[in-house]
This is a predicted complex of two RNAs, RNase P RNA and transfer RNA, with 494 nucleotides together.
RNA sequence: CAGAUGGGCUGGGUGGCCGCUGCUCGCGACUGGCGAGGAGAGGAAAGUCCGGGCUCCACCGGGCGGGAUGCUGGGUAACGCCCAGGCCUUGUGAUGAGCAGGGACGGAAAGUGCCACAGAAACAUACCGCCAGCGGCCCCCAGGUGCCCAAGGGUACCUUGGGGAGCGGGCAAGGGUGAAAUCGGGAGGUAAGAGCUCCCGGCCGUCCGCGGAGACGUGGCGGCGGGCAAACCCCAUCUGGAGAAAGGCCAAAUAGGGGGACAAAGGGUGCCCGGCCCGUCCCCGGGUUGGCCGCUCGAGCCUAGCGGUAACGCUAGGCCUAGAUAGAUGGUCACCGCUCUGAGCUUUCGGGAGGCGUCCUUCGGUCGUCGCCUGUAGCUCGGAGUACAGAACCCGGCUUACAGGCCUGUCUGGUUC
RNA sequence: GGCGACGUAGCCAAGUGGUCUAAGGCGGAGGUCUGCAAAACCUCUAUUCGGCGGUUCGAAUCCGCCCGUCGCCUCCA
Repeated sequence: CAGAUGGGCUGGGUGGCCGCUGCUCGCGACUGGCGAGGAGAGGAAAGUCCGGGCUCCACCGGGCGGGAUGCUGGGUAACGCCCAGGCCUUGUGAUGAGCAGGGACGGAAAGUGCCACAGAAACAUACCGCCAGCGGCCCCCAGGUGCCCAAGGGUACCUUGGGGAGCGGGCAAGGGUGAAAUCGGGAGGUAAGAGCUCCCGGCCGUCCGCGGAGACGUGGCGGCGGGCAAACCCCAUCUGGAGAAAGGCCAAAUAGGGGGACAAAGGGUGCCCGGCCCGUCCCCGGGUUGGCCGCUCGAGCCUAGCGGUAACGCUAGGCCUAGAUAGAUGGUCACCGCUCUGAGCUUUCGGGAGGCGUCCUUCGGUCGUCGCCUGUAGCUCGGAGUACAGAACCCGGCUUACAGGCCUGUCUGGUUC
Repeated sequence: GGCGACGUAGCCAAGUGGUCUAAGGCGGAGGUCUGCAAAACCUCUAUUCGGCGGUUCGAAUCCGCCCGUCGCCUCCA
């Protein structure tokens, strides 16, 4: 310098003219104006995914069920958010230390379920294969004893022998299958083998010691039959429902009409129970399409100090910063800024091929100079563009969208020192 | 503004972890039959389940985030 990736900040400016919605003041008038002043969208106002405030459901307790979250500690009104730490993982590095990114990160030795196809076997198993030590059967050979004989042998029993590996048995090393096959490598051991034993390494533990607030780390001891809980489930913690079209008040209008549930009952939150409350509750039909409150001063913003590694908290001072209701916050013109792009110029800088000259270690190279091509930077003129998007009760987060610019961490590549 | 449901071929739709390169129907295309048609019969018609990412050996199916469509909700008596 370029690229990739992560974090933080920003999100055009000035002026003129014409408009829109509130507020204050004045005029003027009688619910509609006029004039002046001052205010008027965002980092996401978005998605409505979490959490809370607020309001109503009259209120309260217990059980069941449902939902959510899930390493540890802290922050907070609260959270599925944030901060710090642990562990795992990815990149770099040396498989180390360090640095950077990511993690829906409780439990699979509570139980149930699933693991297609392939494969012998997917949870307890043996297809090919290996074995003959112990105990058993079978076959062949050899030996011994008895019996028969036509003297060549035949037959029955036995094992102290040798062989086969057919049946039963032992094994799980090797082959092969698969996403996954009983911890990996080496040595010993054995009939053959096997964590069966040893060394190095890996993993697990609800065991013990030490360190730590804890997750966890470390040493010892014990052990090495998987995976899936974004399958049911178990454990721990939290959790009532509805949502400003909540809800309250005023005004106008109307058929205060019809049907249904019901007092041994009905309604009041998903179910049940208990208390308590109400005299009603549901549906159809009818009327209206007005106004006010809620409504914007709030877990508010800014600055400074202090505490804390940090998130954040405390104290002091200062500030007031949109409230529309079919929905205001806009349009246009000029100038400037920014980005992209075309042409031209240049005292810059880099690259490429070439001409001429010089020198050398002469199929080549060094240095100087000249113009050409090309990139970059600056200037002048011209053209195009200037993102994502807009409050609707409020706030804290998350997620998603976003032209351009600024700062910064890490990695990779190039150049120079 | 708030709340809820859904998304599978041109249309209607089944499938809720595996033999799914996704059942079936309507439609469309081609063929058989016919003198020509209709009907009938046969074949084809989803590069993948709205999109992206994750969990898993494996995703239309489970989870998260987006996109789109549809429905309901004012006040008075």

Rfam match: Bacterial RNase P class A. About the family: Ribonuclease P (RNase P) is a ubiquitous endoribonuclease, found in archaea, bacteria and eukarya as well as chloroplasts and mitochondria. Its mean pLDDT, the model's own confidence on a scale to 100, is 75.